A computed fold for a 388-nucleotide part of an RNA from an activated sludge metagenome, annotated as large-subunit ribosomal RNA, domain III.

[in-house]
Context: one part of a larger RNA
RNA sequence: GAGUAGCGAAAGUGAAGUGAGAAUCUUUACCGCCGAAUACCCAAGGUUUCCUGGGGAAGGCUCGUCCUCCCAGGGUUAGUCGGGACCUAAGCUGAGGCCGAAAGGCGUAGGCGAUGGACAACAGGUUGAUAUUCCUGUACCACCGUUAUUCGUUUGAGAGACGAGGGGACGCAGGGAGAUAGAGUGAGCGAGCAGCAGGAAAAGCUCGUCCAAGAGGAAUAGAGAGUUUCGCAGGCAAAUCCGCGAGAUGAUUCGAAGCCUUGAUGGGGAGGGAAAAUAAGUACCGAAGCACUUGAUUCUGCACUGACGAGAAAAGCCUCUAUCGAGAAUAAAGGUGCCCGUACCGUAAACCGACACAGGUGGGUGAGGAGAGAAUCCUAAGGCGAGC
Numbered sequence: 001g002a003g004u005a006g007c008g009a010a011a012g013u014g015a016a017g018u019g020a021g022a023a024u025c026u027u028u029a030c031c032g033c034c035g036a037a038u039a040c041c042c043a044a045g046g047u048u049u050c051c052u053g054g055g056g057a058a059g060g061c062u063c064g065u066c067c068u069c070c071c072a073g074g075g076u077u078a079g080u081c082g083g084g085a086c087c088u089a090a091g092c093u094g095a096g097g098c099c100g101a102a103a104g105g106c107g108u109a110g111g112c113g114a115u116g117g118a119c120a121a122c123a124g125g126u127u128g129a130u131a132u133u134c135c136u137g138u139a140c141c142a143c144c145g146u147u148a149u150u151c152g153u154u155u156g157a158g159a160g161a162c163g164a165g166g167g168g169a170c171g172c173a174g175g176g177a178g179a180u181a182g183a184g185u186g187a188g189c190g191a192g193c194a195g196c197a198g199g200a201a202a203a204g205c206u207c208g209u210c211c212a213a214g215a216g217g218a219a220u221a222g223a224g225a226g227u228u229u230c231g232c233a234g235g236c237a238a239a240u241c242c243g244c245g246a247g248a249u250g251a252u253u254c255g256a257a258g259c260c261u262u263g264a265u266g267g268g269g270a271g272g273g274a275a276a277a278u279a280a281g282u283a284c285c286g287a288a289g290c291a292c293u294u295g296a297u298u299c300u301g302c303a304c305u306g307a308c309g310a311g312a313a314a315a316g317c318c319u320c321u322a323u324c325g326a327g328a329a330u331a332a333a334g335g336u337g338c339c340c341g342u343a344c345c346g347u348a349a350a351c352c353g354a355c356a357c358a359g360g361u362g363g364g365u366g367a368g369g370a371g372a373g374a375a376u377c378c379u380a381a382g383g384c385g386a387g388c
Base pairs, nucleotide, nucleotide: 012030013029014028015027016026017025031385032384033383034382039365040364041363042362045345046344049343050074051073052072053071054070055069059067060066079140080139081341082340083339084338086117087116091112092111093110097106098105099104121138122137123136124135125134141337142336143335144334146332147331148330149329150328151327158324159323163320164319165318166317172306173305174304177300178299179298182294183293184292185291186290188209189208190207191206192205193204210267211266214262215261216260217259222254223253226249227248228247229246230245231244232243234242235241271285272284308311351360352359367379368378369377370376
């Protein structure tokens, strides 16, 4: 220079409290902002920032009794969620092999590799901090093995490939149908309230009017063939399977989402509400639960129709034999269930931007009034009032 520029989009106000100290911390009452988000749940990334107690040097663009700061202590619980003990894609790697002065390059079999396939748990409660993980209730999966019954041991129960076949198995556009989630209304049902400022004991006001997986059942939409006999030189061997050929029969077949019953004599529930040391809307109690309207971008389901750009693979699974073969099946009790992740932020003051930075950041849920609408405005639930 200069007590100058600046203090980084934005609404606070009153009261009470704490304290040495308060515009800035806490509580409360109003007011205001977002509401296809400034709400909620995941992924990535961060890595303890989470919770509790204490602190105030520095960090915090002011302040600070406060903090994502400092100190101490605590916190992440799984057979079923995500990943591994399963599968494969692009890609990577690569025994042999081919090529190459060397280094190395390519590549078969094989292996690795999710962003895909497969795969068994839901509802409620609970903590200061975790919960599909703990607890309660009700389930399911795999394996072990007890009892009972049945079947079988060369007249072969059953299992069954690193093999064979099926299946898994798929794109896009369009319109309609069924259903549900959700929402709304109610002189229905239930609970509470009774006028602060003139009226309001009403057909008034406010609030609430539910629930999963699993198990069992009936039907429909839809699909369209299915069943059976004989033969065969195909499916690298075999096959009763698939395929091919011939015959018989002819809708007899398969079958959703959802619905009904159960689960539930349970849970939850507006509201009511104690005792009490220091302990509270806590423990505890707990009503109604219907009708109608609307209605998805969700499900049935790429099911149907259409066109051309003609829309993964492998395993699990099913069938078949080769083969093995003496035990196997069902029911009801019982038992076992490994490793890693799990806190918290996550359109952000915790990630990427040197910063507590007007930038950037994938997926899901996403209510009401008006509206074509997820636009826009005002609101619910919920969250905030931007660190002078």